[in-house]
């Protein structure tokens, strides 16, 4: 890294340090947000995708690797885009 294949309505916050917008894009709403949202660090959880350990099985178990931690990917339409795992000439 084209490109396959699985999820994408469950789940799970606190402190520091920024300091003005954030919830991907477009229209519409609706939310968060100077009582400090977005971010970023650190410390906590969440989760069984891969691995690994139990287990005849079903399936358990955060030990490794990854992820995640407002709202169904915040909601309709749209473009058909995007997130994350696991492979991957």
């Nucleotide at each position: 890294g084209a490109c396959u294949c699985a999820u994408c309505a469950a789940g799970a916050g606190g402190a520091u340090c920024u300091g003005a917008g954030g919830g991907g894009c477009c229209u519409g709403g609706c939310c968060c947000g100077u009582u400090g949202a977005c971010g970023a660090u650190c410390c906590g959880g969440c989760a069984a995708c891969c691995g690994g350990c139990c287990g005849c099985g079903a399936g358990g178990c955060a030990c490794g690797g990854u992820g995640c931690c407002a709202a169904c990917g915040c909601c309709a339409g749209g473009a058909g885009c995007g997130a994350u795992g696991a492979g991957g000439a």